Glycine riboswitch aptamer from an Anaerolineaceae bacterium, 96 nucleotides, folded computationally. Model confidence (mean pLDDT): 79 of 100. Lineage of the source: Bacteria > Chloroflexota > Anaerolineae > Anaerolineales > Anaerolineaceae. Rfam family: Glycine riboswitch aptamer. A reference for the family is Babina et al. (2017), "In Vivo Behavior of the Tandem Glycine Riboswitch in Bacillus subtilis", MBio. Rfam describes the family as follows. This family represents the bacterial glycine riboswitch.

RNA sequence: GGAUGUUAGUGGGAAGAGACCGUUAGAGCACAUACGGCACCGAAGGGGCAAGGCUAAUAACCGAAACUCUCAGGUAAACAAGACCCACUAAACAGA
Numbered sequence: 001g002g003a004u005g006u007u008a009g010u011g012g013g014a015a016g017a018g019a020c021c022g023u024u025a026g027a028g029c030a031c032a033u034a035c036g037g038c039a040c041c042g043a044a045g046g047g048g049c050a051a052g053g054c055u056a057a058u059a060a061c062c063g064a065a066a067c068u069c070u071c072a073g074g075u076a077a078a079c080a081a082g083a084c085c086c087a088c089u090a091a092a093c094a095g096a
Base pairs, nucleotide, nucleotide: 004094005093006092007090008089009088010087011086012085013084018038020037021036022035023034039075040074041073045071046069047068048067052062053061
């Protein structure tokens, strides 16, 4: 000097699943984004673990994901959120 990586910011893209039932709700019809119920989804967040590590030890503990659980979140469109991907920018560190 330096491709690139990590982190942050900005812009763009970005899936899944009941317009279900009941209550509020009135004589009938209509009527919620509220409250409750059951069903369902996985890609914010959160929990679980494999190899491996540690150990005298097969225990305990540490230990990843888009796997798994579904606590949280979500389930017409729109809006919002959205892992992850792309571009640009910034600083520090690492660095073929």